[in-house]
RNA sequence: AUCUCAUCCAGAGCGGCGGAGGGACAGGCCCCAUGAAGCCCAGCAACCGGCCUCGAGUCGGUGCCAAUUCCUGCGGACCCUGUGUCCGAGAGAUGAGAG
Numbered sequence: 001a002u003c004u005c006a007u008c009c010a011g012a013g014c015g016g017c018g019g020a021g022g023g024a025c026a027g028g029c030c031c032c033a034u035g036a037a038g039c040c041c042a043g044c045a046a047c048c049g050g051c052c053u054c055g056a057g058u059c060g061g062u063g064c065c066a067a068u069u070c071c072u073g074c075g076g077a078c079c080c081u082g083u084g085u086c087c088g089a090g091a092g093a094u095g096a097g098a099g
Base pairs, nucleotide, nucleotide: 002098003097004096005095006094007093008092013041015040016039017038021031022030023029025073026072027071028070043064044063047061048060049059050058051057069091074088075087076086077085078084079082
């Protein structure tokens, strides 16, 4: 590389550095010099481990911090036939494990 399992409609700064990009991919639609990415701090959360007064309490390992995983991307069901609703798959993300 790849495989397995779980979760993905909640939550999270009017901070510092930084300087133009960012939201995986494609099409949309958005965010951005009233500062993007990235780094730091703060914060949110509770997947894994330790300790324990067994309470997500504390410490550690991640993770996350616009918009449902921003929406759709393949198949199906339904009707109020529409930029429609719902179900499932795929893709993606994160954690734990396998290798």